Small-subunit ribosomal RNA, 5' domain from an uncultured Verrucomicrobiota bacterium, 494 nucleotides, folded computationally. Its mean pLDDT, the model's own confidence on a scale to 100, is 86. RNAcentral holds the full RNA, with entries from ENA and SILVA.

[in-house]
Context: one part of a larger RNA
RNA sequence: AUGAACGCUGGCGGCAUGCCUAACACAUGCAAGUCGAACGAGAUCUUCGGAUCUAGUGGCGCACGGGUGAGUAACGCGUGGGAACCUACCUUUUAGUACGGGACAACGUUUGGAAACGAACGCUAAUACCGUAUACGCCCUCCGGGGGAAAGGUCAGCCGCUAAAAGAGGGGCCCGCGUCUGAUUAGCUUGUUGGUAAGGUAAUGGCUCACCAAGGCUUUGACGGAUAGCUGGUCUGAGAGGAUGAUCAGCCUCACUGGAACUGAGACACGGUCCAGACACCUACGGGUGGCAGCAGUCGAGAAUCAUUCACAAUGGGCGCAAGCCUGAUGGUGCGACGCCGCGUGGGGGAAGAAGGGCUUCGGUUCGUAAACCCCUGUCAUCUGUGAGUAAGACUCCCAAUAAAAGCUUGGGAGGUUGAUAUUAGCAGAAGAGGAAGGGACGGCUAACUCUGUGCCAGCAGCCGCGGUAAUACAGAGGUCCCAAGCGUUGUUC
Numbered sequence: 001a002u003g004a005a006c007g008c009u010g011g012c013g014g015c016a017u018g019c020c021u022a023a024c025a026c027a028u029g030c031a032a033g034u035c036g037a038a039c040g041a042g043a044u045c046u047u048c049g050g051a052u053c054u055a056g057u058g059g060c061g062c063a064c065g066g067g068u069g070a071g072u073a074a075c076g077c078g079u080g081g082g083a084a085c086c087u088a089c090c091u092u093u094u095a096g097u098a099c100g101g102g103a104c105a106a107c108g109u110u111u112g113g114a115a116a117c118g119a120a121c122g123c124u125a126a127u128a129c130c131g132u133a134u135a136c137g138c139c140c141u142c143c144g145g146g147g148g149a150a151a152g153g154u155c156a157g158c159c160g161c162u163a164a165a166a167g168a169g170g171g172g173c174c175c176g177c178g179u180c181u182g183a184u185u186a187g188c189u190u191g192u193u194g195g196u197a198a199g200g201u202a203a204u205g206g207c208u209c210a211c212c213a214a215g216g217c218u219u220u221g222a223c224g225g226a227u228a229g230c231u232g233g234u235c236u237g238a239g240a241g242g243a244u245g246a247u248c249a250g251c252c253u254c255a256c257u258g259g260a261a262c263u264g265a266g267a268c269a270c271g272g273u274c275c276a277g278a279c280a281c282c283u284a285c286g287g288g289u290g291g292c293a294g295c296a297g298u299c300g301a302g303a304a305u306c307a308u309u310c311a312c313a314a315u316g317g318g319c320g321c322a323a324g325c326c327u328g329a330u331g332g333u334g335c336g337a338c339g340c341c342g343c344g345u346g347g348g349g350g351a352a353g354a355a356g357g358g359c360u361u362c363g364g365u366u367c368g369u370a371a372a373c374c375c376c377u378g379u380c381a382u383c384u385g386u387g388a389g390u391a392a393g394a395c396u397c398c399c400a401a402u403a404a405a406a407g408c409u410u411g412g413g414a415g416g417u418u419g420a421u422a423u424u425a426g427c428a429g430a431a432g433a434g435g436a437a438g439g440g441a442c443g444g445c446u447a448a449c450u451c452u453g454u455g456c457c458a459g460c461a462g463c464c465g466c467g468g469u470a471a472u473a474c475a476g477a478g479g480u481c482c483c484a485a486g487c488g489u490u491g492u493u494c
Base pairs, nucleotide, nucleotide: 001492002491004490005489006488007487008486011343012342013341014340015339017336018335025298026297028296029295030294033060034059035058038057039056041054042053043052044051045050067254069252076179077178078177079176080175081174082173085171086170087169090167091166092165093164094163095162096161097160098132099131100130101129107122108121109120110119111118112117138147139146140145152159153158154157181225187217188216189215192214193213194212195211196210198208199207229251230250231249232248233244234243235242236241256277257276258275259274260273279290280289281288282287307333309332310331311330315329316327317326318325319324346376347375348374349373356367357366358365359364380435382430383429384428385427386426395415396414397413398412399411400410401409438483439482440481441480442479443464444463445462449478450477451476452475453474459466460465
């Protein structure tokens, strides 16, 4: 010093922190939705104007946020460079947004299955899908030429859509240097090392493949083994160093185990798909379903680690024109002296030095102003009342920049609202010393000593060592010393 544990003890508050072991298995609930201002349809209500709700098509999001450290000794991480790249949403700029077409869900009918889930036929819309036209930029080119786009909604406006260029932020790739251990591991390698042509990728490259050459690495430790996420940092130390990588932040990695691709700007995708395996569950035995290393919680393991809590009020995120909806991110509360810090458990007076305990040379001495008793105070806890701030906004109306007006944006004003925590913090009042002290040690190191019991026994012990009849070392008692809501012990690091 500690993410600690154990023993004894335990008043309050603030701030932090809490499965280090079984990346063991998981009951239950929640953790990613949103848009009706893209679309058809249905239902409910209706003042017949319309309003509300939604299964489906469609769009965006679900690649973020959250968890874990199994794997990884590696361009994984850290740091400094590089060229052959991609980038949805956002910002700026330029040019457009024309004309057509055919489907598929939903729905209806029939039908299979225990279920999960389907099958056939028929109808239909779109910002879903396809074609034609056009092309300032754009792509290909043998420089002749060739190719390629769009979508509307709401309706003075706004939100969109298409192509191109640039930016911002994000990401992929390459390289120099640094990055633990042992030689009781000395040789390793055939896509291996390089070249040519090709394929593949957003992009370079043996990344892949055909052919050619025979190279490449290594005692400055290759290859194989063991261990391990890396860093900013943290602990210690005068420093140099040593140890470490919980919480917070950055990067990486994984998502029951192994493999694979699809969609997409982005994944080879924790709460998506497919295949195989183990495990568990349902079954009408034909077949199906699942994945907490998300938040709580359960079993188990363990010396050991919390609530199946409240709220979206704030901050942030997704969707939406917006109102708003969702958000176990987050903000709070709860539990644990696990840690750090602060406060309290009273203050003053009070000698017949009371009683009682201990010791005693029996004279006394000590606990000790300690108590009783008298006078005060009122922190914390208790009760009563009062009471900020976390709230800025969004919404409605008005004014200005501002063009004739309206609208967008920005600024200002008015209105009426939004708080989980919360019976909040704080403040005021009431009552009464009332509710609040223990743990370890006392032979030396090391602050603190006597009596009784025991008799190499029982026991103590970090080291030296104590104990065999006067033990300051064992056990008890009185006293003393050190810390104090803690005190000791154990583990670990310097």